[in-house]
């Protein structure tokens, strides 16, 4: 430079066009002499950015930014 794959809660990651989740983590409470476990409850988003197609976009297009591999 080129080509592939990624960018969504703090962290790791589903979610293939109709209300954005989980699990770990925060916090609060229960339990224990107490601590960890373990339980309940509860806190969490600029779905990377700017167009764009559509009634409707995290998702599909087209450009750009960052990471990762692989060619040169």
């Nucleotide at each position: 430079g080129g080509g592939c794959c990624g960018g969504u809660a703090g962290c790791u990651c589903a979610g293939u066009g109709g209300u954005a989740g989980a699990g770990c983590g925060g916090c609060a409470g229960a339990c224990u002499c107490a601590u960890a476990a373990u339980c309940u409850g509860u806190u969490g988003g600029u779905c990377c950015c700017a167009g764009g197609u559509c009634c409707g976009a995290u998702c599909c297009c087209u450009g750009g930014c960052c990471g990762g591999c692989c060619c040169a």

Annotation: Transfer RNA from a Chloroflexota bacterium, 72 nucleotides, folded computationally. Its Rfam family is "tRNA". Rfam links the family to the GO term triplet codon-amino acid adaptor activity. The prediction has a mean pLDDT of 85. It was read from a public genome assembly.